[in-house]
RNA sequence: UUUGUCGACACGGGAGAGACUGGCCCCGCGCCAGCGCCGAAGGAGCAACCGCCCCGGAAACUCUCAGGCCAAAGGACCGGUCGGCCGA
Numbered sequence: 001u002u003u004g005u006c007g008a009c010a011c012g013g014g015a016g017a018g019a020c021u022g023g024c025c026c027c028g029c030g031c032c033a034g035c036g037c038c039g040a041a042g043g044a045g046c047a048a049c050c051g052c053c054c055c056g057g058a059a060a061c062u063c064u065c066a067g068g069c070c071a072a073a074g075g076a077c078c079g080g081u082c083g084g085c086c087g088a
Stems, first nucleotide, its partner, number of pairs: 001088002004085006011079003018035001020034005036069003042065001043063003049057002
C1' cells in the first nucleotide's frame, strides 16, 4: 500500500404500512381494548448454494413473536472516516 473481516462515529444516502375506532386519564402525542395493515432493527422457518462422513454455515425468500404504520426518532443495507485482526 492492498484483500477480507470486525468495531466505533453528533458523517452522507436510506423503503414500506391507519395523524384509524372506542375507553381511561395525573391531557401526555400517555395507557388499555378493537379492527386493518407493513417488512429493512432483532428473532424464527424453508434451502439454492458453500462444505460434504457427520457436524456446520447460508437470502433482501417465507412468518410476523418482537418491532413499526404524519413528522421526528429508529432503520437492514450502500458509501465515508478512524481503529483492531487475518492474508499478500
This is a predicted structure of an 88-nucleotide RNA (Glycine riboswitch aptamer) from Komagataeibacter europaeus LMG 18890. Its Rfam family is "Glycine riboswitch aptamer". Its family is annotated with glycine biosynthetic process in the Gene Ontology.